Description
This is a predicted structure of a 134-nucleotide RNA (FMN riboswitch aptamer (RFN element)) from Jeotgalibaca dankookensis. Lineage of the source: Bacteria > Bacillati > Bacilli > Carnobacteriaceae > Jeotgalibaca. The sequence is in RNAcentral, with records from Rfam and Ribocentre. It matches the Rfam family "FMN riboswitch aptamer (RFN element)". Gene Ontology term of the family: FMN binding.
RNA sequence: AAACGUCUUCAGGGCAGGGUGAAAUUCCCGACCGGUGGUAAAGUCCACGACCUCAUAUCAAACGCAACGUUGAUAUGGGCUGAACUGGUGAAAUUCCAGUACCGACAGUAAAGUCUGGAUGGAAGAAGAUUAGG
Numbered sequence: 001a002a003a004c005g006u007c008u009u010c011a012g013g014g015c016a017g018g019g020u021g022a023a024a025u026u027c028c029c030g031a032c033c034g035g036u037g038g039u040a041a042a043g044u045c046c047a048c049g050a051c052c053u054c055a056u057a058u059c060a061a062a063c064g065c066a067a068c069g070u071u072g073a074u075a076u077g078g079g080c081u082g083a084a085c086u087g088g089u090g091a092a093a094u095u096c097c098a099g100u101a102c103c104g105a106c107a108g109u110a111a112a113g114u115c116u117g118g119a120u121g122g123a124a125g126a127a128g129a130u131u132a133g134g
Stems, first nucleotide, its partner, number of pairs: 005130006017029003031114002033104002035048004043102002052079009062070002084100005106117003
């Protein structure tokens, strides 16, 4: 001096007000919110995570004579995964400024980006600590 390794901590926000109705923060008017890395500062660019799903492996429980069956959990790998334009400034911006748009897993419930739940979970990643070797 610091890559790798190990460990620790952290790691998501949001329906005010009103209408209809027996019932809606779910419908209607309207309001509000924006994970992580990259890049001129980004919900809409590029990439990733979450959710869902498939395969394989392992483990567990019940059924079963038994199993490679059924169910669940975990790990690894794969798949799926929404939405933006115009003008301005500038060396550089679909990122800033102005304007006008648009998007948002699954389960529950009067149909949900915002309520409740899986989740006191997981995780992209961020910060910190540290051993040997070199």
The prediction has a mean pLDDT of 78.